[in-house]
Context: one part of a larger RNA
RNA sequence: AGCACAAGGGGAAUGCCUUGGCACCAAGAGCCGAUGAAGGACGUGACUAACUGCGAUAAGCCACGGGGAGCCGUAAGUAGGCACUAUAUCCGUGGAUUUCCGAAUGGAGCAAUCCGGCCGGGGUUAUGCCCGGUCAUCGUAUACUGAAUACAUAGGUAUACGAGGGGAACCGCCUGAACUGAAACAUCUAAGUAGGGCGAGGAAGAGAAAUCAACCGAGAUUCCGCUAGUAGUGGCGAGCGAACGCGGAAGAGGCCAAACCGGGAGAAGUAAUUUUCCCGGGGUUCGGACUGCAACGUGUAUCUGUGCGUUUAGUUGAAGUGUGUGGGAAAGCACACCAUAGAAGGUGAGAGUCCUGUAGACGAAAGGCAAGCAGAGCUAGCAGUAUCCAGAGUACCGCCGGACACGUGAAACCCGGUGGGAAUACGGGGGGACCAUCCUCCAAGCCUAAAUACUACUUGGUGACCGAUAGAGAAUAGUACCGUGAGGGAAAGGUGAAAAGCACCCCGGGAGGGGAGUGAAAGAGAACCUGAAACCUUGUGUUU
Repeated sequence: AGCACAAGGGGAAUGCCUUGGCACCAAGAGCCGAUGAAGGACGUGACUAACUGCGAUAAGCCACGGGGAGCCGUAAGUAGGCACUAUAUCCGUGGAUUUCCGAAUGGAGCAAUCCGGCCGGGGUUAUGCCCGGUCAUCGUAUACUGAAUACAUAGGUAUACGAGGGGAACCGCCUGAACUGAAACAUCUAAGUAGGGCGAGGAAGAGAAAUCAACCGAGAUUCCGCUAGUAGUGGCGAGCGAACGCGGAAGAGGCCAAACCGGGAGAAGUAAUUUUCCCGGGGUUCGGACUGCAACGUGUAUCUGUGCGUUUAGUUGAAGUGUGUGGGAAAGCACACCAUAGAAGGUGAGAGUCCUGUAGACGAAAGGCAAGCAGAGCUAGCAGUAUCCAGAGUACCGCCGGACACGUGAAACCCGGUGGGAAUACGGGGGGACCAUCCUCCAAGCCUAAAUACUACUUGGUGACCGAUAGAGAAUAGUACCGUGAGGGAAAGGUGAAAAGCACCCCGGGAGGGGAGUGAAAGAGAACCUGAAACCUUGUGUUU
């Protein structure tokens, strides 16, 4: 030095476990904010570094409910208290307080700081000082004031109301790539995607036919299944890709402008009257006005009240003993019992009958939601058709673009820019160039629940999901740490049933160890369950 065996050190794999995650389902909830949000800074405890809670009334204050023997958060300890049969802690509802920064809004600023004006109060001999309130900007409305410049207008001032910022995804609008595919690449594709901007809501958007259809008819919108990868479109390449119609979910229709009537103000006029603007009635496609007749019914998406129920604390809730083994019984054995409850978790090892629960049955002073009901408000019919009304720089056309499944094509329909520019219900649009016939609808105004999308958030539940190099980045952390910054971004779980966490003795400066003791076990001693391998060592044997 090799090999073998034995015993250790070291190391953290593995096994088992789960406080944490992941995915989904059902239900709820779905906006918050100048009454100062979201998010923070700084404080706040008898002792307090962190987290949590709270805000100078500061781990809290008040009221009303629940609950019932303990309690003063995580979190031990010391000190000091509160409570014990109902006024503790605790849980729920409502309220009070709520520093400073932050849209941040009196002014400034390097956020959490500095400096002010006005009104009122406190304090001082007096100033300084302290406390409460108030003072940003923009928009709209109204009133007053008011330049150059006569009327006026701009501007200014005041009052009232509103806005401002934040939010995971979902939604609308504007803007808008490239990689890529086409086996290269330019039209095309990717894709109106990603990205950027603006805006709204619990949903948003769309929506009551100038729609389809086809000579039969349907009857707003949205979403789903088909139609159908069809018809088409397409360097007819790659690809893109409908509709009619059918079946379902849901279901709801309304209001203006105008004609006409009346009122007010202004203008013209001697006046009658005419006209402009505003307001009220009327009226809305079964067209209406107008004329005549009839009439108090139907519905309700608005408001108020009530309210089945539901939610935000809770309550009740069946049935097992013995025995031996063991540290420990819930396992074994023996004999029982309950079950609208044999879901689950815990308890010193596998517990229906020990605990928490579970099935079932109950419960709210106060707050939220709320079917239904009641009241108020609003809301109707028939006939006639002479006259009047029925959304104009609109429809439409040329040119140029966009969007339609449709790439300019025979290219309708829809939208925008630009230049032209109608008709008036005896009218107008559409039916895929265009024309006729026929059919159908009535543009150029507005509103509209539900079915649909999403899940930051709450509750309950589920898993041929993970089990600490996994599962979220995170068993809590956007922390430590890195970076000037935008930003990047970890590691880290397990004593034991119970701390019973080793009194006392010995060696040692200590660390550490040896006894003793606890414990089932200390080869469970906190560097703590199990404790593989690499690597290191000791002993014995053997070989050279």
This is a predicted structure of a 544-nucleotide part of an RNA (large-subunit ribosomal RNA, domain I) from Ruminococcus difficilis. The full RNA is in RNAcentral, with records from ENA and Rfam. Rfam family: Bacterial large subunit ribosomal RNA. The coordinates come from a structure-prediction model, not an experiment, and the mean pLDDT is 86.